[in-house]
Context: one part of a larger RNA
RNA sequence: CUCUGCUGAAGGAACUCGGCAAAUUAACCCCGUAACUUCGGGAGAAAAGUUGCCCCGCGCAAGCGGGGCCGCAGUAAAGAGGCCCAGGCGACUGUUUAACAAAAACACAUGGCUUUGCUAAAUCGAAAGAUGAUGUAUAAGGCCUGACACCUGCCCGGUGCUGGAAGGUUAAAAGGAGAUGUCAUUCGCAAGAAGAAGCAUUGAAUUGAAGCCCCAGUAAACGGCGGCCGUAACUAUAACGGUCCUAAGGUAGCGAAAUUCCUUGUCGGGUAAGUUCCGACCUGCACGAAUGGUGUAACGAUCUGGGCACUGUCUCAGCCAUGGCCCCG
Numbered sequence: 001c002u003c004u005g006c007u008g009a010a011g012g013a014a015c016u017c018g019g020c021a022a023a024u025u026a027a028c029c030c031c032g033u034a035a036c037u038u039c040g041g042g043a044g045a046a047a048a049g050u051u052g053c054c055c056c057g058c059g060c061a062a063g064c065g066g067g068g069c070c071g072c073a074g075u076a077a078a079g080a081g082g083c084c085c086a087g088g089c090g091a092c093u094g095u096u097u098a099a100c101a102a103a104a105a106c107a108c109a110u111g112g113c114u115u116u117g118c119u120a121a122a123u124c125g126a127a128a129g130a131u132g133a134u135g136u137a138u139a140a141g142g143c144c145u146g147a148c149a150c151c152u153g154c155c156c157g158g159u160g161c162u163g164g165a166a167g168g169u170u171a172a173a174a175g176g177a178g179a180u181g182u183c184a185u186u187c188g189c190a191a192g193a194a195g196a197a198g199c200a201u202u203g204a205a206u207u208g209a210a211g212c213c214c215c216a217g218u219a220a221a222c223g224g225c226g227g228c229c230g231u232a233a234c235u236a237u238a239a240c241g242g243u244c245c246u247a248a249g250g251u252a253g254c255g256a257a258a259u260u261c262c263u264u265g266u267c268g269g270g271u272a273a274g275u276u277c278c279g280a281c282c283u284g285c286a287c288g289a290a291u292g293g294u295g296u297a298a299c300g301a302u303c304u305g306g307g308c309a310c311u312g313u314c315u316c317a318g319c320c321a322u323g324g325c326c327c328c329g
Stems, first nucleotide, its partner, number of pairs: 001324002004321002007318001010315002014313001019310001027051001029049001036041001038147001052069007070074001082308007089300002094106002111144006122131003148295004153225003158222002160218005167213003173207002178202005185194003226244005253287001254284001265281005
């Protein structure tokens, strides 16, 4: 110097991103216990007290009652919850990145949509076959939501899905109008020209399914849910009016929020002092209703803010001890 442990004057979070770490608390008994609540909880809430030994009485005993004794201290050592208030998120118990993340992520009971009538749909496989299931729509698969309470608005124009079949378009295939090559032969002095049948290469019309176009439905399907201008007897604001566009223009609820850029918004609370926190306001850059909205008791090695207690976290360092490094022998 360092690791680990111990201790403490005065103060007591002034430390720090943050009470991280440490300290406090702790067992049994007794008393007592708030808001809130889904009436189960919350709750070991919180807060307060007792505990040794001797004698006497009672008692089967455990123990209880009375009297007394000692100490700083009696669960005399060890082992053994710190507590409270408010908010965010997730209902909960659970699961997870084996070895940097345990969470607000995943799961979950609940709710919904959708597919499937049994040789089921779905999945694996080349097939046989198997799973589904020795099940049968109160079943099985897929997708979303995520206890519970109150609710879940408008839009089907786009994309998707479902249904429809009149018309348009459309493949292979069928079809074979015609065209081309070759060529017997004919014409020609020649060069060359024409050219039947056959063979070969092509090939128009016409017929031709699903799909697409088309017509409807469907948003707890993917998704979407406006702008400008004017107006009230102070001012301000605009219940009201006009106009343009749209498939429809964001309803309830919430809102500077895990979402707010401007922003440390403004007001209130808490502090002597508060970019965080809590309660409001609404000007929502860019909340919003099962990509769920808003609440919510209980729960959480969760996150945020505050308080009591407690302390070497600190003011501000000191001392002691074990081990190590190092030095001497």
A computed fold for a 329-nucleotide part of an RNA from a Bacteroidota bacterium, annotated as large-subunit ribosomal RNA, domain IV.
It was read from a public genome assembly.
The coordinates come from a structure-prediction model, not an experiment, and the mean pLDDT is 88.